Annotation:
A computed fold for a 391-nucleotide RNA from an Actinomycetota bacterium, annotated as Bacterial RNase P class A. Its mean pLDDT, the model's own confidence on a scale to 100, is 77. It was read from a public genome assembly, where an Rfam model found it.
RNA sequence: GGAGUCGGCCGGGCGGCCGCGGUCCCGGCGGCGACGCCGCUGAGGCUGAGGAAAGUCCGGGCUCCACAGGGCAGGGCGCUGGGGAAAGUCCCAGGCGGGGCGACCCGUGGACAGUGCCACAGAAAAUAGACCGCCCCGGCCUCAGGGCCGGGGUAAGGGUGAAACGGUGAGGUAAGAGCUCACCAGCGUGCCGGGCGACCGGUGCGGCUCGGCAAACCCCGCCCGGAGCAAGGCCAAGCAGGAGGUGAGGACUGCCCGUCCGUCUCGGUUUCGCCGGGUGCCUCCGGGUAGGCCGCUAGAGGCGAGCGGCAACGCUCGUUCGAGAGGGAUGGUCGCCGCACCCCUUGGGAGAGGGGUGGCACAGAACCCGGCUUACAGGCCGGCUCCCACC
Numbered sequence: 001g002g003a004g005u006c007g008g009c010c011g012g013g014c015g016g017c018c019g020c021g022g023u024c025c026c027g028g029c030g031g032c033g034a035c036g037c038c039g040c041u042g043a044g045g046c047u048g049a050g051g052a053a054a055g056u057c058c059g060g061g062c063u064c065c066a067c068a069g070g071g072c073a074g075g076g077c078g079c080u081g082g083g084g085a086a087a088g089u090c091c092c093a094g095g096c097g098g099g100g101c102g103a104c105c106c107g108u109g110g111a112c113a114g115u116g117c118c119a120c121a122g123a124a125a126a127u128a129g130a131c132c133g134c135c136c137c138g139g140c141c142u143c144a145g146g147g148c149c150g151g152g153g154u155a156a157g158g159g160u161g162a163a164a165c166g167g168u169g170a171g172g173u174a175a176g177a178g179c180u181c182a183c184c185a186g187c188g189u190g191c192c193g194g195g196c197g198a199c200c201g202g203u204g205c206g207g208c209u210c211g212g213c214a215a216a217c218c219c220c221g222c223c224c225g226g227a228g229c230a231a232g233g234c235c236a237a238g239c240a241g242g243a244g245g246u247g248a249g250g251a252c253u254g255c256c257c258g259u260c261c262g263u264c265u266c267g268g269u270u271u272c273g274c275c276g277g278g279u280g281c282c283u284c285c286g287g288g289u290a291g292g293c294c295g296c297u298a299g300a301g302g303c304g305a306g307c308g309g310c311a312a313c314g315c316u317c318g319u320u321c322g323a324g325a326g327g328g329a330u331g332g333u334c335g336c337c338g339c340a341c342c343c344c345u346u347g348g349g350a351g352a353g354g355g356g357u358g359g360c361a362c363a364g365a366a367c368c369c370g371g372c373u374u375a376c377a378g379g380c381c382g383g384c385u386c387c388c389a390c391c
Stems, first nucleotide, its partner, number of pairs: 001387010012337007020048005026042007050362001054373002057371005062228004074224005079094005095108005109219002114217002116213003131158002133154009166184006185209002187206008232294004241285007249261004264278006301320008338360002340357007
């Protein structure tokens, strides 16, 4: 200098004007059950999105409901050890297998419990399989090299495929074949050693040679009550329901007297009156809709240092952080700067100067937290690896 790999971080800055949510304080107007509270409103102070606020995939906190015990169904997870409040799609360290020269990356129970699937090509795709080839026997033909037909053997060779049922060598055979033997590879199993463990190393035995897929059904092991802040709690118009009470006053006339008119409705009863039903009004009651209030934001929080640990992380100390809406605020515009692109001038080039841009991402809280996944213009920092050149 080039190529690569892993991890961490930022994700425009400053200012002016206008506007919005929350809160505090001081006013204005209005209402009321009135030293106060509520509604609307003005000015001022403070404060107001993210690394993913997103997807809602996993785990918890919190709330309500259900709950004798066990099982079935259903769902989730899956190498080992550790971490964390928990996790079952998390993190760290390791084991094994695969890929890469390497840093590093990917995968992770079981395919001898059973069932099933394996495109295309190929004769055959899983209790294997005769297309070509090879070999033996019989018959026929022959130009004597062999050819054709029929029967049989053969997985050593060719060919197809992602995959063809161990590899090399020797023996063996008509040709062949773990058919036999040696070594190697795998599998199973015994012993010895190492490791907490997954597992690893060594050694003996058995010709045992066994395809892949479980993100196909399934098997094994472990785990799982349901609903979710529209949870849930409090207050409580109107309408409907229940209980009780009550049925008239007006005019002349401002007041008293007086006069006049009127006395909710239906039924029963002897007028008055009483009883019962309906209905209007008043008071009270329970549930509860609209509406209002709470839940509601300080936490398994961030940062730094020391100590322990390979690490994830833990302990201690210090320091720091205050959106909380409910048709739902966090925006708009202008100027300067930064970055990117384009044009012009200058310059051998690097670069410098000037101008322009409707260029500067993904996206936005809604009960809270931990993790994962996905989206993202541009940029910064660090560890490590390989190659080239020079000293």